[in-house]
Annotation
A computed fold for a 158-nucleotide RNA from Streptomyces sp. DJ, annotated as c-di-AMP riboswitch aptamer (ydaO/yuaA leader). RNAcentral holds the sequence, with entries from Rfam. Its mean pLDDT, the model's own confidence on a scale to 100, is 77. Taxonomically the source falls in Streptomyces (Bacteria, Actinomycetota, Actinomycetes, Kitasatosporales). It matches the Rfam family "c-di-AMP riboswitch aptamer (ydaO/yuaA leader)". About the family: This family represents a conserved RNA structure found upstream of the ydaO and yuaA genes in Bacillus subtilis and related genes in other bacteria.
RNA sequence: CGGGGACUUCCGCCGAGUCCGACAUCGCUCGGAGCCGGGGAACCACAUCUCCGGGGUGAAUCGGUGCGAGGGCUGCCCUGACGGGUGGUGACGCGUCGUAGGGCAGCUUCCGGCCCGAACCCGACAGCUCACCCGGUAGGCGGCCGGAGGAAGAAGGA
Numbered sequence: 001c002g003g004g005g006a007c008u009u010c011c012g013c014c015g016a017g018u019c020c021g022a023c024a025u026c027g028c029u030c031g032g033a034g035c036c037g038g039g040g041a042a043c044c045a046c047a048u049c050u051c052c053g054g055g056g057u058g059a060a061u062c063g064g065u066g067c068g069a070g071g072g073c074u075g076c077c078c079u080g081a082c083g084g085g086u087g088g089u090g091a092c093g094c095g096u097c098g099u100a101g102g103g104c105a106g107c108u109u110c111c112g113g114c115c116c117g118a119a120c121c122c123g124a125c126a127g128c129u130c131a132c133c134c135g136g137u138a139g140g141c142g143g144c145c146g147g148a149g150g151a152a153g154a155a156g157g158a
Stems, first nucleotide, its partner, number of pairs: 010143005018033005034137006044127001053125001054122004062098007072089007101116004107153005
């Protein structure tokens, strides 16, 4: 001098997941506020459901295609039968290509670039929904003046 890693402070991102208080116990405990979610009349909607179950949180839905597969179901034809031939069809898993939709340093619009397009839960059961009832308040990342930003506008503050 350069590169890499760790810790702390600070700044920021996704997300509802923040703040205050309490204590013989310091727990991810309890209480409250804020935020978030679920259940739940009338009216309206549905005329439905009963294994092809149904539903919820979430942006995370819906398709094409390849493989598993010589597989499942099924139509037709052939065979005495075993079985064979030729079509159709849905489900599951993995990969891949798209996509409804979602995110990127306050907000809106336009242009542009980079990403995500998961995962989990209820347990036979739930439309909406006043009163009312119940629950959650996690987790995961980035950065150190550098910005995937640029333009315009509004609002707010000093």